Predicted 3D model of a 477-nucleotide part of an RNA (small-subunit ribosomal RNA, 5' domain) from Chamaerops humilis.

[in-house]
Context: one part of a larger RNA
RNA sequence: GGAUGAACGCCGGUGGCAUGCUUAACACAUGCAAGUCGGACGAGAAGUGGUAUUUCCAGUGGCGGAUUGGUGAGUAACAUGUAAGAACCUGCCCUUAGGAGCGGAACAACAACUAGAAAUGGUUGCUAAUACCCCGUAGACUAAGGAGCAAAAGGAGAAAUCCGCCAGAGGAGGGGCUCGCAUCUGAUUAGCUAGUUGGUGAGGCAAUAGCUUACCAAGGCGAUGAUCAGUAGCUGGUCUGAGAGGAUAAUUAGCCACACUGGGAUUGAGACACAGCCCAAACUUCUAGGGGAGGUAGCAGUGGGGAAUUUUCUACAAUGGACGAAAUCCUGAUGGAGCAAUGCCGCGUGGAGGUAGAAGGCCCAUGGGUCGUGAACUUAUUUUCUCGGAGAAGAAGCAAUGAAGGUAUCUAAGGAAUAAACAUCGGCUAACUCUAUGCCAGCAGCCGCUGUAAGACAGAGGAUGCAAGCAUUAUCC
Numbered sequence: 001g002g003a004u005g006a007a008c009g010c011c012g013g014u015g016g017c018a019u020g021c022u023u024a025a026c027a028c029a030u031g032c033a034a035g036u037c038g039g040a041c042g043a044g045a046a047g048u049g050g051u052a053u054u055u056c057c058a059g060u061g062g063c064g065g066a067u068u069g070g071u072g073a074g075u076a077a078c079a080u081g082u083a084a085g086a087a088c089c090u091g092c093c094c095u096u097a098g099g100a101g102c103g104g105a106a107c108a109a110c111a112a113c114u115a116g117a118a119a120u121g122g123u124u125g126c127u128a129a130u131a132c133c134c135c136g137u138a139g140a141c142u143a144a145g146g147a148g149c150a151a152a153a154g155g156a157g158a159a160a161u162c163c164g165c166c167a168g169a170g171g172a173g174g175g176g177c178u179c180g181c182a183u184c185u186g187a188u189u190a191g192c193u194a195g196u197u198g199g200u201g202a203g204g205c206a207a208u209a210g211c212u213u214a215c216c217a218a219g220g221c222g223a224u225g226a227u228c229a230g231u232a233g234c235u236g237g238u239c240u241g242a243g244a245g246g247a248u249a250a251u252u253a254g255c256c257a258c259a260c261u262g263g264g265a266u267u268g269a270g271a272c273a274c275a276g277c278c279c280a281a282a283c284u285u286c287u288a289g290g291g292g293a294g295g296u297a298g299c300a301g302u303g304g305g306g307a308a309u310u311u312u313c314u315a316c317a318a319u320g321g322a323c324g325a326a327a328u329c330c331u332g333a334u335g336g337a338g339c340a341a342u343g344c345c346g347c348g349u350g351g352a353g354g355u356a357g358a359a360g361g362c363c364c365a366u367g368g369g370u371c372g373u374g375a376a377c378u379u380a381u382u383u384u385c386u387c388g389g390a391g392a393a394g395a396a397g398c399a400a401u402g403a404a405g406g407u408a409u410c411u412a413a414g415g416a417a418u419a420a421a422c423a424u425c426g427g428c429u430a431a432c433u434c435u436a437u438g439c440c441a442g443c444a445g446c447c448g449c450u451g452u453a454a455g456a457c458a459g460a461g462g463a464u465g466c467a468a469g470c471a472u473u474a475u476c477c
Base pairs, nucleotide, nucleotide: 001477002476003475004474006473007472009470010469013347014346015345016344017343018342019340020339021305026303027302028301030300031299032298035063036062037061040060041059044056045055046054070258071257072256079183080182081181082180084178085177088175089174090173093171094170095169096168098166099165101135103133104132110125111124112123113122114121115120141148142147154163155162156161184230185229186228191221192220193219196218197217198216199215200214201213202212203211233255234254235253236252237248238247239246240245261280262279263278264277283294284293285292286291311337313336314335315334319333320331321330351379352378353377360371361370362369363368385414386413388411389410390409422465423464424463425462426447427446428445432461433460434459435458442449443448
């Protein structure tokens, strides 16, 4: 000198764009953050009733709740980055070539009875389906020779047809696995390892594999730092620097890990699953004491910690996502507004003229000098401000559809009107005098200053720097 997710002191007009718990992965009141489909299904209800129709919906069923969003505790390793590889899986989507035959039994809902304070159930009976099952059939699979195993569902429409269903092949995108290289500190950590290293058989997985197991062999790693200990999410990037480097990992993007703590599986194409389930422990909480409920590291918000970090706001109008044939519906993603000078950028706080060089302050050699064209005064203007008028683009897709928002912007009227601080002035370092104090009070980044004429303390006048900021502190280069 530059930089910061900064903080603190003094001061503070405005707009745009960004950013905002770095500490306790501490505990959380309340509300919301993941639903949707009646064009899969049987009941029920509302409404209209002359008929036909319409709407809603607990339940069964389908798809989605593995995305989006949050955090960085753990992790020094295939975790990440980069470059390769072979033994794999893949819902939705695209392409392509086929198929959907014949039957059956239930379970919710519902009804009756009944247990419990509640959460939640139990027994009996009835019922539908794109829910479930048997049989038949098959270019897929399997020792390739027999043979074996294993599918399907309908819905809407007057119809054409459309949307679905089953089993193949290929693709796209996604994911799992292996491996070369790179990735902090410590040797005051030198030896570590028995499923350990390899083989065979068996099991297991979507797949390779000590992944698991039985037997056999005795291997494997290590001063090119194993093991142990400490610290830490990694990267594109960011800051600095001429560069080489050094530091860093907020926002934003990719990957990973986690979801009160520890463990476990279920379902599923995909999880060992943030707002799913089970078990255990801690904590909070309801209870009729028998038993239950909960998890903000989602968005707001509260307490606590701390030098320190915002609203219990608005809209689905746009973009994106889930479901649906669609209209719709849901979306604390997102779009916006609010708060904060937290940062960057822009604008303003006035312009021109104006010496009796006024009053006043300060200094003085008492002649004057300086603040200072600064003010007053004259003149013109209105960025801002106040108050009226008009008023968007962003909306795609015929029409309709705008939260922000009566915002941005344009324009009339008014009146210089509403708006300057902060630090410093001995040298480094731009800027000097007076008064007071008297090694005191104090200053200080370093050198240092102050003991009676202090340019260094304090006040005043003046000056310098920067400016809606200016100093200080902390950290990095």
Annotation
The full RNA is in RNAcentral, with records from SILVA. Taxonomically the source falls in Chamaerops (Eukaryota, Spermatophyta, Petrosaviidae, Coryphoideae).